[in-house]
RNA sequence: AGAGUUUGAUCCUGGCUCAGAUUGAACGCUGGAGGUAUGCUUAACACAUGCAAGUCGAACGCGAAAGUACCUUCGGGUGCGAGUAGAGUGGCGGACGGGUGAGGAAUGCAUAGGAAUCUGCCCAGUAGUGGGGGACAACCCGAAGAAAUUCGGGCUAAUACCGCAUACGACCUACGGGUGAAAGCAGGGGAUCUUUCGGGACCUUGCGCUAUUGGAUGAGCCUAUGUCGGAUUAGCUUGUUGGUGAGGUAAAAGCUCACCAAGGCGACGAUCCGUAGCUGGUCUGAGAGGAUGAUCAGCCACACUGGGACUGAGACACGGCCCAGACUCCUACGGGAGGCAGCAGUGGGGAAUAUUGGACAAUGGGCGCAAGCCUGAUCCAGCAAUGCCGCGUGGGUGAAGAAGGCUCGCGGGUUGUAAAGCCCUUUCAGUAGUGAGGAAAAGCUCAAGGUUAAUACCCUUGAGUCUUGACGUUAACUACAGAAGAAGCACCGGCUAACUCUGUGCCAGCAGCCGCGGUAAUACAGAGGGUGCAAGCGUUAAUCGGAAUUACUGGGCGUAAAGCGCGUGUAGGCGGUUCGGUAAGUUAAGCGUGAAAGCCCUCGGCUCAACCGAGGAAGUGCGUUUGAUACUGCCGAGCUGGAGUUCGGAAGAGGGGGGUGGAAUUCCAGGUGUAGCGGUGAAAUGCGUAGAUAUCUGGAGGAACACCAGUGGCGAAGGCGGCCCCCUGGUCCGAUACUGACGCUGAGACGCGAAAGCGUGGGUAGCAAACAGGAUUAGAUACCCUGGUAGUCCACGCCGUAAACGAUGGGUACUAGGUGUCUGGGGUAUUGACCCCCUGGGUGCCGUAGCUAACGCGUUAAGUACCCCGCCUGGGGAGUACGGCCGCAAGGUUAAAACUCAAAGGAAUUGACGGGGGCCCGCACAAGCGGUGGAGCAUGUGGUUCAAUUCGACGCAACGCGAAGAACCUUACCUGGACUAGACAACGGUGGACCGCUCUAGAAACAGAGUUUUCCUUUCGGGAACCGAGUGACAGGUGCUGCAUGGCUGUCGUCAGCUCGUGUCGUGAGAUGUUGGGUUAAGUCCCGUAACGGGCGCAACCCUUAUCCUUAGUUACCAUCAGUUCGGCUGGGGACUCUAGGGAGACUGCCGGUGACAAACCGGAGGAAGGUGGGGAUGACGUCAAGUCAUCAUGGCCCUUAUGGGCAGGGCUACACACGUGCUACAAUGGGCGGUACAGAGGGUCGCGAAGCCGCGAGGUGGAGCUAAUCUCAGAAAACCGUUCGUAGUCCGGAUUGGAGUCUGCAACUCGACUCCAUGAAGUCGGAAUCGCUAGUAAUCGCGGAUCAGAACGCCGCGGUGAAUACGUUCCCGGGCCUUGUACACACCGCCCGUCACACCAUGGGAGUGGGCUGUACCAGAAGUAGGUAGCUUAACCUUCGGGAGGGCGCUUACCACGGUGUGGUUCAUGACUGGGGUGAAGUCGUAACAAGGUAGCCGUAGGGGAACCUGCGGCUGGAUCACCUCCUU
Repeated sequence: AGAGUUUGAUCCUGGCUCAGAUUGAACGCUGGAGGUAUGCUUAACACAUGCAAGUCGAACGCGAAAGUACCUUCGGGUGCGAGUAGAGUGGCGGACGGGUGAGGAAUGCAUAGGAAUCUGCCCAGUAGUGGGGGACAACCCGAAGAAAUUCGGGCUAAUACCGCAUACGACCUACGGGUGAAAGCAGGGGAUCUUUCGGGACCUUGCGCUAUUGGAUGAGCCUAUGUCGGAUUAGCUUGUUGGUGAGGUAAAAGCUCACCAAGGCGACGAUCCGUAGCUGGUCUGAGAGGAUGAUCAGCCACACUGGGACUGAGACACGGCCCAGACUCCUACGGGAGGCAGCAGUGGGGAAUAUUGGACAAUGGGCGCAAGCCUGAUCCAGCAAUGCCGCGUGGGUGAAGAAGGCUCGCGGGUUGUAAAGCCCUUUCAGUAGUGAGGAAAAGCUCAAGGUUAAUACCCUUGAGUCUUGACGUUAACUACAGAAGAAGCACCGGCUAACUCUGUGCCAGCAGCCGCGGUAAUACAGAGGGUGCAAGCGUUAAUCGGAAUUACUGGGCGUAAAGCGCGUGUAGGCGGUUCGGUAAGUUAAGCGUGAAAGCCCUCGGCUCAACCGAGGAAGUGCGUUUGAUACUGCCGAGCUGGAGUUCGGAAGAGGGGGGUGGAAUUCCAGGUGUAGCGGUGAAAUGCGUAGAUAUCUGGAGGAACACCAGUGGCGAAGGCGGCCCCCUGGUCCGAUACUGACGCUGAGACGCGAAAGCGUGGGUAGCAAACAGGAUUAGAUACCCUGGUAGUCCACGCCGUAAACGAUGGGUACUAGGUGUCUGGGGUAUUGACCCCCUGGGUGCCGUAGCUAACGCGUUAAGUACCCCGCCUGGGGAGUACGGCCGCAAGGUUAAAACUCAAAGGAAUUGACGGGGGCCCGCACAAGCGGUGGAGCAUGUGGUUCAAUUCGACGCAACGCGAAGAACCUUACCUGGACUAGACAACGGUGGACCGCUCUAGAAACAGAGUUUUCCUUUCGGGAACCGAGUGACAGGUGCUGCAUGGCUGUCGUCAGCUCGUGUCGUGAGAUGUUGGGUUAAGUCCCGUAACGGGCGCAACCCUUAUCCUUAGUUACCAUCAGUUCGGCUGGGGACUCUAGGGAGACUGCCGGUGACAAACCGGAGGAAGGUGGGGAUGACGUCAAGUCAUCAUGGCCCUUAUGGGCAGGGCUACACACGUGCUACAAUGGGCGGUACAGAGGGUCGCGAAGCCGCGAGGUGGAGCUAAUCUCAGAAAACCGUUCGUAGUCCGGAUUGGAGUCUGCAACUCGACUCCAUGAAGUCGGAAUCGCUAGUAAUCGCGGAUCAGAACGCCGCGGUGAAUACGUUCCCGGGCCUUGUACACACCGCCCGUCACACCAUGGGAGUGGGCUGUACCAGAAGUAGGUAGCUUAACCUUCGGGAGGGCGCUUACCACGGUGUGGUUCAUGACUGGGGUGAAGUCGUAACAAGGUAGCCGUAGGGGAACCUGCGGCUGGAUCACCUCCUU
């Protein structure tokens, strides 16, 4: 410090997620030892048991017992125990210490201040401490009760209680005065006095006591500032705010009361609701911040819940009291007792948190003179890996790289120096021993000093002495033995370090995000290996960080979320220039404070560290004092530049009102006139012979204002358009004077605000939601048409929204220009105008710098800055629900959450696509010729059938395809009967030659029986081929997967494309090149050009064909010569044809024209051939998971007496049907018959097979010749010449069927081809639709070949005859290039919307129902306090002895807790039914959106409709395309 995730890719926006640190944690797996911290976050739920606050005999009065000693009259007594135990009176302390965080948003806390207070014990000072009195406990007696406890009588002490005296201070005061205290106890002591002989007085010391002053400490009160969320809480308040007086308190104060006034708080957030102890700090973070408030420390609050006071220095009191309530316990039912949020512990709750431990040894606290006692504070120990810190589980050597595991390409690799082995060490644990420190005091003795009359006592200091340790088997050290007792957890697809095998097969499962899993999973599970951390490791939860993702530091708002529709203006914020003052902000220094601990730095102590100690720094803050005065503020005085006023001009659809004009539509009346009009893509509804439309005249009425008209004008926006008048707002220019900052913005507020809509009343020509009809359509609640009502118009009043848009808030200043336009002013020149130049204000375009994610913006900023306002924070849910406000309503405004997703989005890029555009090509269309589709047959396919009809191929690019040939075989299928190392390969051992032949059973396979019989070499061992039986590693599979593959092939397409290097441009994907102007069959070539070059394709090179030359001349040829059986037959020839080798030829080379002088095109000449001459081979990058596992090869899986191998028979040939491809026809351009011609290219020895003979024929016979330019298949056919048929189901057509045959073959039944005789079906040119072909082509005619025993109408070739047409590119199909739009990228066979149906989830409404909190009105009123007091009662004081003062009880008044009644508010839960929403693999209906999405879309509004939606009105461009206008650039 970043990373992953939206896309085909890119940049941006933006969310989600991860890596880090942390925790009082929990859970899973695992666990050696130690140090040090920490440990109920939940039920402030309930608690058994024990302990946690006592102490003082030096305040006081009482006062045992056990035991023991002695005495005894045996009843007991006395001493010791012992003034002990024990209660009681009294004092001090139980207000500290310890716990918890319920409540509380301020009576709290933090920081800084303040004045009107109190303060036990402590310190210092001053003055005292005299003299009396009456009681009450304990105790004794009696009584009640189960108990708790209580009552009555009697005795008694005090540092308990009460008077009196005194009063330096103190308090009160009318300044005269008045009021108010006390307590003693202990130690010691020499004179003196006294004595009941114990002692006392007296003196002294110490501790107390009283009054008071001051201090210290602690506490109370007040003020300022800060201190969570909600405005869907906006008004709150009556003791409320203040005053006077009184009361009250320790003390100020409405703290309380009476009276008076009517205030006080609040948008700087009152009130209300929710939540919460606050802080030092802690965690995180670079910081600013954010989160948090365990342990430790400060403060607060609470102590079962609520209320209350008492005592006291201090409490409204955790282990005190009273009352009420709930709960628990005891009870003799009459009454009582209790409060762990002290320490342990229990139950419960919970994911979860410890021992009913030891000790007061230390530190501290209470009491005490002290010893001491008490102390669950504390110190220790126990439990827990809960955290942090350090240590160990061994070290060295060791390659045969052991065994085993895993993997493997079978060679190896890896685990791995790892182990074993050898040599060492002994921390920790274990055993044994030694052994610090935490301990200083107190006590006792002595000495010195102080006090004192005193060498007593007491205090202080010093020395000596005697002891005091829970922890503790302490820490530490030493010895012993032995590598001995001590390693796990998570992860290994990317982020993120770490990879393989097996299993599984969208299952099981994983997952933090993206995402893995559908038979080869580095992602599941296991294993091997690896990586990370380590006595821990992971997971979960939580906080901060990353997140600049709330942005103060440090973000944004044209299109991503985001500028209010527009203005006026309040509060607020900000504000020109000069001088002076002030010193609030600001700034400097000093002082105070900011507790300690913590963090940081330094040093030190535990062996280190964690931990601990000491010092420093810091604590960014607050207060205060003194300075400074630039800036801001405030005060005062000025200025003119901002702003405004004045004068004179200018333009304008600016607004309101009134009038008026013409054109047009419609209607009415009349005339002319006749059959249609109207409307559409085409129609129909409609109108019209009752006279329409058309046309003319006249009239009525409403609405809107053509041309001018213009990115022209005006206005704040909405918006504004004939002309005239009236009223009225703003803007601009020029010029003078004046005012003197009067300014900008603007939360609330107020006003204006298109269209639609609403109310009332008018009006209504046209148009036109709704509605009706007609069309279209599968449907058409639409688009189109005919009608048509609200409405549109006016007046008045509402509504308050729009894509109210420049999707751009307002103001000010600054920052290159160019060019239009509207409207002012000026200048030169001029008679004037135009032109030109300068200067204001508007309104456009292009563009520099700069900005921007890009697009783009660019003095009219989206640039550079300042000021103010509004708004945004992922998508959906949702601008919705609820609540409030507004509205007559429609609705508007304000405005969530649950839940759900990992995206949603912007701009640009490359493709693809478009019922977008431009250019171009192709038998693509058109123009032609011939077909298919109809018939019969052949063949293939689907379907059906079947035991099986084997399998594959499925738009073009499957279907006469694999198959260049299924009767058996083939054959993969079915049935039946048989085989199991196998039909085939190879290995080892064993026996035998093998082969062949015969017979029997059988359908055969096969089984049985019999027979025949070796070869080579020889070292006599053996070898070779073959066969039989057995054995196992193996064979075999046309079994599956073409979506695991290789290879091969099809297709786009013989289309002209596909790319690269370097450079340049762009943030980037990418672009450029490859686009443009021409041209071509072509990315062919030329020119231009930020590109320059290269490659694969194109073309050419190859084959063939067309012409010629040359060479050669048999089997081919025959002109000349000769012969001839008349056949190139023979001699011969090398001329010709031909054969097959080698050459030539064609290149836009030449001429003319066009063109940019280019490329090229057009025409021509010559030529056998002319512009790639014709044909073939040749197929770029890629696409289709195209086809093929059944040609072959091959991974994986599967079968192994079968899914293998063999045999026979059957099937692949089935047949209501449908389709494809063909053949033959339907006839006269023909059929039949007769006659006569002319090919090419091929095949042939398991072959072609001649002549001759036989048969009507298929064919038979025959066998010459031929391994082929020789022989043969082999008669070419159409054609041509005759003749016949005469338009007919025929002399067309030949299917089908009967009969008879031929040939091949073991075998033609299922199931061959051919021949002859007979039969003679459909069919008379074929619907919708559709195919081929541009020249030697189509069409037509025959011939050959492969396969093959036989079996082509198929396929592959060959030649013969031989056309028509192409104007042209509008349209259909396919393709190429450029451009445009896109919400597509699996790429339009795309994407995607809504209703309905089903399942689940959360949520709104809902008659209500049940809780919580709370307001208000009233009732009620325990305990208590205060006031009152008729009743009862009363030790101290007074008394005149009667009584009084004072007190207590009771009663009563006020306040008030619990409780009750009524009525509201708010919140939570629940509720029949109901509304929409979200999610879900394949449901239904349509197809609304994205392309011009097929009616451009969207916004507002209104109506309508199953639904998306449709229609009306107004608006927007975030609409494609074409054309025009205008403007700009070159």